[in-house]
RNA sequence: CACCUCGUGCGGGGUGUGGGUGAAAGUCCCAACCGGCGGUGAGAGCCCGCGAACCCGAAGUCGGCAGCGAUGUCGAGUCCGGGCCGACUCGGUGAAAUUCCGAGGCCGACGGUCAGAGUCCGGAUGGGAGCACGGGUGC
Repeated sequence: CACCUCGUGCGGGGUGUGGGUGAAAGUCCCAACCGGCGGUGAGAGCCCGCGAACCCGAAGUCGGCAGCGAUGUCGAGUCCGGGCCGACUCGGUGAAAUUCCGAGGCCGACGGUCAGAGUCCGGAUGGGAGCACGGGUGC
């Protein structure tokens, strides 16, 4: 340095001793606040990808039913595979920036809730892109 294998750890922020309406709102209106991971000629929520949620398929596995049995069939669903998956412009600097500086914008799963949620509660002491370290092997 590379590889693949193994192990360990880490791995998401934000509505207030602001206002309005209302019986009731952290959910509506005004206002406020937040921004995972890798990449990219220079630093990114909105450039290119990835992840979670959700949907479909489904080896193995588990369960129900039928059968002496082999097995068949129905259901659940892990690895895995597939689908779905939001949002930016102008000016400046520069060799280089939709990434920096200035200005003005925009976006944000599902279920729940005395009334509608990016910010509350829940699945979640979960999963996870990936990051770090260690072991192994090879050069």
A computed fold for a 139-nucleotide RNA from an Actinomycetota bacterium, annotated as FMN riboswitch aptamer (RFN element). Model confidence (mean pLDDT): 80 of 100. Of the family's consensus pairs, 93% are formed in the model. NCBI's taxonomy places the organism under Bacteria, Bacillati, Actinomycetota.